[in-house]
Context: one part of a larger RNA
RNA sequence: UGACGGGGGCCCGCACAAGCGGUGGAGUAUGUGGUUUAAUUCGACGCAACGCGAAGAACCUUACCAAGGCUUGACAUCGUCUGAUGACUCUAGAGAUAGAGAGUUCUCCUUCGGGAGACAGAUAGACAGGUGGUGCAUGGCUGUCGUCAGCUCGUGUCGUGAUAUGUUGGGUUAAGUCCCGCAACGAGCGCAACCCUUAUCAUAUGUUGCCAGCACGUAAUGAGGGAACUCAUGGGAGACUGCCGUGGAUAACACGGAGGAAGGUGGGGAUGACGUCAAGUCAUCAUGCCCCUUAUGCCUUGGGCUACACACGUACUACAAUGGGCCUUAAUAGAGGGUAGCGAAGCCGCGAGGUGAAGCCAAACCCAAAAACAAGCUCUCAGUUCGGAUUGCAGGCUGCAACUCGCAUGCAUGAAGUCGGAAUCGAUAGUAAUCGCAGAUCAGCAUGAUGCGGUGAAUACGUUCCCGGGCCUUGUACA
Numbered sequence: 001u002g003a004c005g006g007g008g009g010c011c012c013g014c015a016c017a018a019g020c021g022g023u024g025g026a027g028u029a030u031g032u033g034g035u036u037u038a039a040u041u042c043g044a045c046g047c048a049a050c051g052c053g054a055a056g057a058a059c060c061u062u063a064c065c066a067a068g069g070c071u072u073g074a075c076a077u078c079g080u081c082u083g084a085u086g087a088c089u090c091u092a093g094a095g096a097u098a099g100a101g102a103g104u105u106c107u108c109c110u111u112c113g114g115g116a117g118a119c120a121g122a123u124a125g126a127c128a129g130g131u132g133g134u135g136c137a138u139g140g141c142u143g144u145c146g147u148c149a150g151c152u153c154g155u156g157u158c159g160u161g162a163u164a165u166g167u168u169g170g171g172u173u174a175a176g177u178c179c180c181g182c183a184a185c186g187a188g189c190g191c192a193a194c195c196c197u198u199a200u201c202a203u204a205u206g207u208u209g210c211c212a213g214c215a216c217g218u219a220a221u222g223a224g225g226g227a228a229c230u231c232a233u234g235g236g237a238g239a240c241u242g243c244c245g246u247g248g249a250u251a252a253c254a255c256g257g258a259g260g261a262a263g264g265u266g267g268g269g270a271u272g273a274c275g276u277c278a279a280g281u282c283a284u285c286a287u288g289c290c291c292c293u294u295a296u297g298c299c300u301u302g303g304g305c306u307a308c309a310c311a312c313g314u315a316c317u318a319c320a321a322u323g324g325g326c327c328u329u330a331a332u333a334g335a336g337g338g339u340a341g342c343g344a345a346g347c348c349g350c351g352a353g354g355u356g357a358a359g360c361c362a363a364a365c366c367c368a369a370a371a372a373c374a375a376g377c378u379c380u381c382a383g384u385u386c387g388g389a390u391u392g393c394a395g396g397c398u399g400c401a402a403c404u405c406g407c408a409u410g411c412a413u414g415a416a417g418u419c420g421g422a423a424u425c426g427a428u429a430g431u432a433a434u435c436g437c438a439g440a441u442c443a444g445c446a447u448g449a450u451g452c453g454g455u456g457a458a459u460a461c462g463u464u465c466c467c468g469g470g471c472c473u474u475g476u477a478c479a
Stems, first nucleotide, its partner, number of pairs: 001479002003476003007473007015463002020426004026317008034308002042053002064303007073127001077126002079123005088101005106117004129292002132290003138286002140281003143277001145275001150189006156165002169180003195269004200237002203234004210226002214224001216222001240263001243257005319420001323379004328375002336367003341360002346355003386417001391412004396407002433455006
């Protein structure tokens, strides 16, 4: 100087408390461990691994296993020789591939001899190749403490020096934020602000968007017309403790109030200091060194990554009446996507779906039905009209191909489960809870993740205690 303390003081955080909803019990989905296996590819392991890499394993992917093949190689550059090559048909084969047939004869320059180039084949070696090892050799990227308020420097000063001071103190703040004081005076990286979005207003522009008034009219802003409103897109205004009061050192600031759409950082996002964990990643990529080179490389078919006594994590669905079912009625979003695409109306089918083809490169057309909700009827506390696992049959979609191993549909079947031990998690407001919708990946496949809106609470006395963190101080056999 740090680190540590079941030392002290001050302070903060869904840290506790208060209230709400869960997890832990059931079934299923998914990840992991373990076991099994020819293989169940590899990585990730307290918080900070375990719906994680994977925004989507039937083949492919794929790295694993078995079998069948190749050896200058699937890919790159270079030498020599030969020639177009490819596509097509047949045979063998699981295919890779092998054999045969038919057929064709590249481009540019040219002194017409040939030369050059691309492509393919043969051959020789230099080499290729490696998701092989080492993340404890590395770059880059990332997690975490933590959006915590800290981390430092120059000059000066004190000290033999390591260092100290500044950065401590009195207040204050979300903040090393600001004020005051002070052997310090300044400065940098962080904080804040500048950026995006959301909430209000006015303004400009009105098509594909809008429809108040006018007028024609209907199934319908549909055609006129309008430029008000909604909305869209620009450039602006607005919030600054600016104003008033009280407290305070007359300061910083705190509390209350006015006005205001918004008030003291308005809400949300992006933004992550010096560093810590030899944290994670050599399997995104790059890369040193080591290793393999008729194989640890490459191609193919099939299998595996989907196994299953069990254990754990994360979710979904429930156990019901604040509910389930039915039917009818009537509603009400936002944000997205669409040409190898979205696909309407109509018709067929109980349905998944089929058919059909209008429109749309989309403020135009389509996906598209929002759902919970409201009204009505029914069920009356049961393992039930709760719950839907499991299984049988039938038909459907995608795709060369759904056996291993996809998804949805109809009929039948109807398991566990009656609110969950010890323990444990989330979130402070348009939040929790609850309800549906969209796109990414994607041929197909979502209970996941990412977004979007609808309905919409309770509680916070307080900081004694648990956990984590910041500042000062003290002890130390620690560095």
Notes:
Small-subunit ribosomal RNA, 3' major domain from an uncultured bacterium, 479 nucleotides, folded computationally. Rfam family: Bacterial small subunit ribosomal RNA.